The RNA shown here (c-di-GMP-I riboswitch aptamer) has 75 nucleotides and comes from Actinoplanes sp. TBRC 11911. Its Rfam family is "c-di-GMP-I riboswitch aptamer". About the family: GEMM was predicted in a large-scale screen for bacterial structured RNA regulatory elements. Gene Ontology term of the family: cyclic-di-GMP binding. The coordinates come from a structure-prediction model, not an experiment, and the mean pLDDT is 86.
RNA sequence: AAGCCGAAAGGGCAAACCCGGCGGAAACCGGGGACGCAAAGCCACAGGGCCACCGGGGCCGGCUGGGCUACCGAA
Repeated sequence: AAGCCGAAAGGGCAAACCCGGCGGAAACCGGGGACGCAAAGCCACAGGGCCACCGGGGCCGGCUGGGCUACCGAA
């Protein structure tokens, strides 16, 4: 030096719910709204869950594991 931890600062994301859109559905998108999050940024590889189907499908990264990247840095 890089890396690990993470107080502070600047900020960031956004649950439930409501409205609109979209889809067969799960879900997703936009607005409102904040339960929370130091990766609540990205990836569907494994497990798990959800929708549909019974053919090989789709969805969830804010379920667990794993991979990649990342602002600020006190003790």